[in-house]
Context: one part of a larger RNA
Order: sequence, then structure tokens, then C1' cells
RNA sequence: GAUAGAACGCUGGCGGCAUGCAUAACACAUGCAAGUCGAACGGUAACAGGUUAUGUAGCAAUACAUAAUGCUGACGAGUGGCGGACGGGUGAGUAAUGCAUAGGAAUCUGCCCAGUAGCGGGGGACAACUUAGGGAAACUUAAGCUAAUACCGCAUACGCCCCAAGGGGGAAAGCAGGGGAUCUUCGGACCUUGCACUAUUGGAUGAGCCUAUGUCUGAUUAGCUAGUUGGUGGGGUAAAAGCCUACCAAGGCGACGAUCAGUAGCUGGUCUGAGAGGACGACCAGCCACACUGGGACUGAGACACGGCCCAGACUCCUACGGGAGGCAGCAGUGGGGAAUAUUGGACAAUGGGGGCAACCCUGAUCCAGCAAUGCCGCGUGUGUGAAGAAGGCCUGCGGGUUGUAAAGCACUUUUAGUGGGGACGAAAACUUGCGGGCUAAUAACCUGUGAGCCUGACUUAACCCACAGAAAAAGCACCGGCUAACUCUGUGCCAGCAGCCGCGGUAAUACAGAGGGUGCGAGCGUUUAUC
Repeated sequence: GAUAGAACGCUGGCGGCAUGCAUAACACAUGCAAGUCGAACGGUAACAGGUUAUGUAGCAAUACAUAAUGCUGACGAGUGGCGGACGGGUGAGUAAUGCAUAGGAAUCUGCCCAGUAGCGGGGGACAACUUAGGGAAACUUAAGCUAAUACCGCAUACGCCCCAAGGGGGAAAGCAGGGGAUCUUCGGACCUUGCACUAUUGGAUGAGCCUAUGUCUGAUUAGCUAGUUGGUGGGGUAAAAGCCUACCAAGGCGACGAUCAGUAGCUGGUCUGAGAGGACGACCAGCCACACUGGGACUGAGACACGGCCCAGACUCCUACGGGAGGCAGCAGUGGGGAAUAUUGGACAAUGGGGGCAACCCUGAUCCAGCAAUGCCGCGUGUGUGAAGAAGGCCUGCGGGUUGUAAAGCACUUUUAGUGGGGACGAAAACUUGCGGGCUAAUAACCUGUGAGCCUGACUUAACCCACAGAAAAAGCACCGGCUAACUCUGUGCCAGCAGCCGCGGUAAUACAGAGGGUGCGAGCGUUUAUC
């Protein structure tokens, strides 16, 4: 000098864009953060509507009340499907099962894309529910009924899997929209379209595995290793392999630093520097690891799973003492620690994600707003004129000098802030409808192209524009002995104090304290800490 996720002191007008627990991976009250599908299913607890019956009022239409009915819109709980393996957080562990770069072969891959072949016919259950119990609760037991895209056989098998090459094995599910003939038990069958389903091939995406090279400090750590190194048989995995096991051999690593100990997530990058290098790894992006601590598997395409399960432990809470419940390193927020780090906010409008045919629902991802001069950038706090060089202050050699065109005065302007009015972009889709094309027996439905219409904004009391009033509301901080830009007076008297280094202060202190003046930077300025 530059830099910072900074802190502290004094001061503080506005805006834009960023950033904001670095310490206790300490403990957590409360709310929210992962649901969705009724176009898979049996159903109907709540809400709304319809129908039927009865009653009351009325001539009647009708209104009200009660009861019944899943008939309809919908839908609590339940069965079932997909998603809870993404997104979000943190950096404890890890010095190599990691990361970076370059390669490799012995693998899997839900949803998605393309191709091929199918989607026939049966069965038995279990929830919900009902009944009877147990328990303070969490919850749970028994019996009975029932549906399915839940579950299980049978049939079929282009391709698929196994094989001793003779042969053997293995699938599936329907739902919704529309419809001219034909049949009908009047429910439908049947046809067709869309979405699902089964088998298989290829792709895409994602993931697992292997190798080489690189990857901090210590030798006051020199030897380390028995599944250890290799082979054979067997097992195991989606897959190669001591991955596991039995037997056999005695290997393997190491001063080119093994082993041990300490420290540490790695990288793209960031800071600095002319560069070489040095230091760092906040935010953003890629990878990894972890989810109270330790261990384990289940389900699944994918986990050994942050807001799933089981066991053990510590801690907290409830209890009828028998037994139970919990996990913020998600977003806010609390206590604690600390020099120190924000709101228990709004919205799904946009982007993206999950579910769904869709409408739509969910989304503390995200987009926004709030707080903080924490940083960077921009703007303002007026402009011109104005010498009687006013008053006051300070200094003085008492003549004057300086503050100083500074102020006042006069003439203007109105950024920003304030008030009033106007006011975008971020919104395109979806939906409805006209026309063309495709599918089809079909002019229906559906898909697709194009035109028209309609509708959707948290931010937003915003951006931006116009008008109004009025210099009106807006400057501080550090320093002035040398380094180092900037000097005098008063007080103090080796005292009080200053200080980055040299050093100042013991009666004329430009070095302490105050004042006047000056210098530097400026909504900041200094100090401290850290890095180059």
C1' cells in the first nucleotide's frame, strides 16, 4: 500500500447491488419446512346440493322443520400408486474407502425417448367397518363382513433367463372420454381415443467399481503387516476383487519416508504480488461426509434414509409408576458461548420441484419485503454575487494580523427527503372458441398448428413521470516534533499524561491537556486483529 463474512470508539442524509454465528457438530419452547391422486378401490365422518317420506303454515306455488337416501359436487379416516434417496442445512469426521486431472471394464438405472411383441381366463385374502375386550396414555387383542391398478395360481412367450444343448423357466390391470351399426340379463358387451400395465432391445440421464499422477507438518515417529501378499476350491454382489471362507505358498510396504502422531473437508477459485510465489477455501458452482452419540437392517430403480424403522447410550418431557414420547448441522425464533453476525414477515405472481388427464394442491426451494454504513458504487448536505474586509473569537511587536467572500445582505436553483396526482416491465401459459392437419367406421372425443377472446402480481403506499412549497430537513472523524501534509497561545511542571519507532514532560513544551488556526479523508473517519 492492498485486502476482510470483521469487531470497537466517535459520528451518521438518501439510493442501488451484494453480504450477514467465523465461537458451543452446545441445548432447544412455539409455528411452519412433503405431500398428492376420487380418472386405482371399498366407502361417507364433516360441508353443500338433489330426491323421497312425514309434519306445520298456506287455496296453491312454495317456505320451514324432522327423518331417510352416496344420487351429485366433493371428501375426514382407510386400502392402493407415485414422491418422502430431490430440494434445504452443516463441515464434526476424513491425509485417502475423499478430492482434482486423465484413463478403464466386470455393472445397475424409476420417471423420459425410440423400436418390437402382448394386455386371455380364474382364485383366496386383509384394512376400513361392525361386535366384544385390555390400557392413565401411547396404543393394542380376538371374532365377523368387503373392494381394487393390493396379493396368488393357470394360459400364452417374438424377443428374454438357465442349460450337461436333450431340454427347462418366467408376464400383465385396468381407468376415463366418445360412439354408428349388431347383441343385451338394459348393468353393458363391442369399436375407438387417451392415460396406465407386461416382456424385451437400444438411447438418454443418474449411479456403483478399478487404475495412474498430484494432494499439509513432524525422523525429538524407523521399521510396519497374519486376511497380512499371492494362488486354488467354495460362497457372495447389480458388478471386478481377500469382499468373505477352507486349504496351500511366504509373501507385501518402507529413507523416492512405510508405520505412528498432529492438523485439515477437497476443487473451480479468492486475496496479495510486476511475476515467480505466499496465504486462504465466507458468499456462488462441482464433488464428498454427516444428521443427538454408536450399531443394524427393512422397503425400494435408488438409502443402510436430516423432518422412516429397530437396538443400545446420554439428555429432556408425560405418567394412574405398569409404561410411553422426543431429536432445528431446514426457515424464523430462544437460552448459552462470544469482540461479533438479522424477522417467531409476505407470496406461490415468476423460475424450478413432487403428485394429478386436468382443474388444482403442496413447496421457509425460490421470489420478495424487514433489520445492520458490514462492504462496493452513485448522489446530496446548495449556486452566483457580496469588503464597511462587520461583530465575535484567537494572536500581537498594539501599528495591526488572522478566522475571511467565510457570514450577513441581494439574486437564484430544488437533486434527495416531504406532500399530492399519474403509473409500467416482470404474464406467458393454462382455459374458451374459429379454421387447417393427424387418429378413427365417425363430422364425436382426443392430439397438434394457427388466429381471436378471457383471466392471473407477493413485491406494489414500489421503479418511472408530473406538480407543489421552501435553502428549506442533512458533516463528521483523525492528525499537526521527525518519519508525515499541517503552528501558535494558555495551563501543567519527570506531575498529570503521550507514544507505531526515535522519543516528549524536571517553569518560556509546535510531542501532555484545552483553545484559535491549519492538514488529510469524508457519510464516514480512526483504532485493533488477520493475510500478502